[in-house]
RNA sequence: AAAGGCAAACACAGGGAAACCUGUGGACGCAAAGUUAUGGGUCUAAAGUCGUAUGACUAGGACUGCCAGACUGCCGAA
Numbered sequence: 001a002a003a004g005g006c007a008a009a010c011a012c013a014g015g016g017a018a019a020c021c022u023g024u025g026g027a028c029g030c031a032a033a034g035u036u037a038u039g040g041g042u043c044u045a046a047a048g049u050c051g052u053a054u055g056a057c058u059a060g061g062a063c064u065g066c067c068a069g070a071c072u073g074c075c076g077a078a
Base pairs, nucleotide, nucleotide: 005030006029010025011024012023013022014021015020028065034071035070036069038068039067040066041063042062043061048057049056050055
């Protein structure tokens, strides 16, 4: 190059204590922006603990479009 794929922010509806997630629209971008929470990192703190209190700590919660690992995948000019 060709055929395609995914879908950021944002909006609406819903779930959740929140982070965030799902659906619809929408495209910032992505050659793995496919799957996986395995390692690191980051986010939240309902419940719990501490505190006179404002609060602080904490993941069984979350993020794979934060980095890496593992598994899988389209094309094949040079």